[in-house]
Context: one part of a larger RNA
RNA sequence: GGGAGAACGUUGGCGGCGUGGAUAAGGCAUGCAAGUCGUGCGAUCUAAGAUAGUCUUUUGACUAUCUUAGAUAAGCGGCAAACGGGGCAGUAACACGUACCCAACUUACCCUAGAUCCGGGCAUAACUCUGGGAAACCAGAGCUAAUUCCCGAUGGUCCUUCAAAAAGUCUUUGGACUUUUUGAAGGUAAAGGCUCUUUUAAGCCGAUCUAGGAUAGGGGUGCGGCUGAUCAGCUAGUUGGUGAGGUAACGGCUCACCAAGGCUAUGACCAGUAGGGGGCCUGAGAGGGUGUCCCCCGCCAAGGGCACUGAGACACGGGCCCUACUCCUACGGGAGGCAGCAGCCGAGAAUCUUGGGCAAUGGGCGAAAGCCUGACCCAGUGACGCCGCGUGCCAGAAGAAGCCCUUCGGGGUGUAAAUGGCUUUUAUGGGGGAUGAAACCUGUUCUUUUUAAGAACAGGUUGACAGUACCCCAUGAAUAAGGGACGACUAACUUCGUGCCAGCAGUCGCGGUAAUACGAAGGUCCCAAACGUUUCCC
Numbered sequence: 001g002g003g004a005g006a007a008c009g010u011u012g013g014c015g016g017c018g019u020g021g022a023u024a025a026g027g028c029a030u031g032c033a034a035g036u037c038g039u040g041c042g043a044u045c046u047a048a049g050a051u052a053g054u055c056u057u058u059u060g061a062c063u064a065u066c067u068u069a070g071a072u073a074a075g076c077g078g079c080a081a082a083c084g085g086g087g088c089a090g091u092a093a094c095a096c097g098u099a100c101c102c103a104a105c106u107u108a109c110c111c112u113a114g115a116u117c118c119g120g121g122c123a124u125a126a127c128u129c130u131g132g133g134a135a136a137c138c139a140g141a142g143c144u145a146a147u148u149c150c151c152g153a154u155g156g157u158c159c160u161u162c163a164a165a166a167a168g169u170c171u172u173u174g175g176a177c178u179u180u181u182u183g184a185a186g187g188u189a190a191a192g193g194c195u196c197u198u199u200u201a202a203g204c205c206g207a208u209c210u211a212g213g214a215u216a217g218g219g220g221u222g223c224g225g226c227u228g229a230u231c232a233g234c235u236a237g238u239u240g241g242u243g244a245g246g247u248a249a250c251g252g253c254u255c256a257c258c259a260a261g262g263c264u265a266u267g268a269c270c271a272g273u274a275g276g277g278g279g280c281c282u283g284a285g286a287g288g289g290u291g292u293c294c295c296c297c298g299c300c301a302a303g304g305g306c307a308c309u310g311a312g313a314c315a316c317g318g319g320c321c322c323u324a325c326u327c328c329u330a331c332g333g334g335a336g337g338c339a340g341c342a343g344c345c346g347a348g349a350a351u352c353u354u355g356g357g358c359a360a361u362g363g364g365c366g367a368a369a370g371c372c373u374g375a376c377c378c379a380g381u382g383a384c385g386c387c388g389c390g391u392g393c394c395a396g397a398a399g400a401a402g403c404c405c406u407u408c409g410g411g412g413u414g415u416a417a418a419u420g421g422c423u424u425u426u427a428u429g430g431g432g433g434a435u436g437a438a439a440c441c442u443g444u445u446c447u448u449u450u451u452a453a454g455a456a457c458a459g460g461u462u463g464a465c466a467g468u469a470c471c472c473c474a475u476g477a478a479u480a481a482g483g484g485a486c487g488a489c490u491a492a493c494u495u496c497g498u499g500c501c502a503g504c505a506g507u508c509g510c511g512g513u514a515a516u517a518c519g520a521a522g523g524u525c526c527c528a529a530a531c532g533u534u535u536c537c538c
Base pairs, nucleotide, nucleotide: 001538002537003536004535006534007533008532009531010530013389014388015387016386017385018384019382020381026345027344028343030342031341032340035079036078037077040076041075043072044071045070046069047068048067049066050065051064052063053062054061055060086300087299088298096224097223098222099221100220101219102218105217106216110213111212112211113210114209115208116207117206118152119151120150121149127142128141129140130139131138132137158187159186160185161184162183163182164181165180166179167178168177169176170175192205193204194203195202226272227271228270233263234262235261238260239259240258241257242256243255244254245253275297276296277295278294279290280289281288282287302323303322304321305320306319325336326335327334328333353379355378356377357376361375362373363372364371365370392422393421394420395419402413403412404411405410427475428474429473430472431471432470436465440460441459442458443457444456445455446454447453448452482527483526484525485524486523487508488507489506493522494521495520496519497518503510504509
């Protein structure tokens, strides 16, 4: 000199863009953060109509059944909930980075191609009844549906086993593997819904199998990146083999048996510290430091363990168990997990609103309309940072007053003020006023394979931010300057007070009666909505 997720002191006008719990991975009141589908299903509700019955003088009312239209609390079922969001405790490790390998693997939804969707059956929630419990919730009996579940059929370019032939790849030349063809045996599928129609048929959404793709993952290896030798030996599933189990898959991954191996001064083992990288800061570079925000990867979800479901988890807002803690209780028993967004307490030098909106982007579900979304977009707050703007401009005396110094002549503050003229960024008041909107709905026309899709046109509708940004008008210099320093390093000096006192200080050092070093005043210097101090890095 540069830098920071900074803090503290004094001061403080505005805007834009960023950024803000680094400490206690301490504890949390409250609200919200993951739902959606009625075009899977039973059921429920509303409206209209039809038929039948009852009551009623009639209008009409009620009940049952059916049809049409619309909606849906709870439930069954499907998909999602493994993403998105947070934190960095652990981890010195194939965790990460990079390069390669898997002939040892998986992949829901999506795309392409081919084939298929046949026949039957048993349940169960909802519901009704009964019972238990303070509650959480639970038990029994009865009824019912499905794209729930089960059985059977059919099927091949599928799977398993076996045999034969051909070609190819790798190779340690022992062999291993792949592809194609043929044959034999055994085995595995499925579900319906909507529109329309004269039942068919057709279209759309789906279901099943196979092959390929895309995407996402799983596994392995070489190399690379901390400290300590006042850590020198470490290791029994340890190292290898055979067999078995397990896995999507290789493997001591696990187990039985057998052998005695394996690692290590090129630092094993142990201990300490630490998420890694892209990057960021500094530096001419080499290097040093660092890992906040954003992106990629990993790990974690009160501490510890476990599996279930599923394409995917050993699962932050799923389940079970143990522990600690908190809460409810009728004392029998229950409930909970902010390292999601806000917010509270605590500890701390220290870090924000219990805000608005799904308008945009993205995600989940849905045929769609749409619903959900503290992701996200915005607003609020903090000079925390960077950048920009302003606090006026011109004229104005050999020079007012005040204050300071003085050799008492004068000098300084100083064109500074006053005063005159001008401007209006900003401010205040008024007026106008966005981009961000693409989609979606309705209708018409056209094209292509007619009901469908696409395109064009017309109309309607959708903005949290926000009456914001921005623009115009009016008024009036009006609303806006401080902080530190002045002995040398180091730019900037005098007077008074004090008298080794009070005090200053980054280093050297100042202060004991003329202190440019303490305190004040005047003056000056530096920076400026900031200026200084402290901490850390280069």
Record summary
Predicted 3D model of a 538-nucleotide part of an RNA (small-subunit ribosomal RNA, 5' domain) from a Patescibacteria group bacterium. The source organism's lineage runs through Bacteria and Bacteria candidate phyla.